[in-house]
C1' cells in the first nucleotide's frame, strides 16, 4: 500500500518561524494579509491502545492521565450513488426540505 474492527451531532488556543494559500477529491458554500499551507514550543481536548487503580471473573464494566497515537472553524463543513415521505414549477423530467442505506474520507488498534 492494501485487508479485518470500532468510532466520526460532543470537546479543546496561544506565541515564534513563514509568506498565499487551505477545508481530501468534484460541485457548494466557507476560512485566510485582522496572515493560508507548513515547521517550531508551550497548552489544551479527548479516552482508542499500553501501564495502574477497582469491581466483575466469560466476554467485561468504572477509574486515571503517566506512556503511545489522534485531535484543537464550520455534523466527516453540506453535498455526490440508492431508497421512502412530502412540497413545488412545469408537463413527465427538473427542483427543495426530511429520513434511512451504501459510497467515500478520517482516526485508532490488529494482523500483512
Nucleotide at each position: 500500500g492494501g485487508c479485518u474492527u470500532a468510532u466520526c451531532g460532543a470537546g479543546a488556543a496561544g506565541c515564534g518561524g513563514g509568506g498565499a494559500g487551505a477545508g481530501a477529491c468534484g460541485g457548494g458554500c466557507u476560512c485566510u494579509g485582522u496572515g493560508a499551507a507548513c515547521c517550531g514550543c508551550u497548552g489544551g481536548c479527548a479516552a482508542c491502545c499500553u501501564a495502574u487503580u477497582u469491581c466483575a471473573u466469560g466476554c467485561g464494566a468504572a477509574a486515571c492521565a503517566a506512556g503511545g497515537u489522534g485531535c484543537u472553524a464550520a455534523u466527516u463543513c453540506c453535498u455526490g450513488c440508492c431508497c421512502c415521505g412530502g412540497g413545488g414549477a412545469a408537463g413527465g423530467u427538473c427542483u427543495c426540505c426530511g429520513g434511512g442505506g451504501a459510497g467515500a474520507g478520517a482516526u485508532a488498534a490488529g494482523g500483512u
A computed fold for a 112-nucleotide RNA from Siphonobacter aquaeclarae, annotated as SAM riboswitch aptamer (S box leader). It was read from a public genome assembly, where an Rfam model found it. The coordinates come from a structure-prediction model, not an experiment, and the mean pLDDT is 85. Taxonomically the source falls in Siphonobacter (Bacteria, Cytophagia, Cytophagales, Cytophagaceae).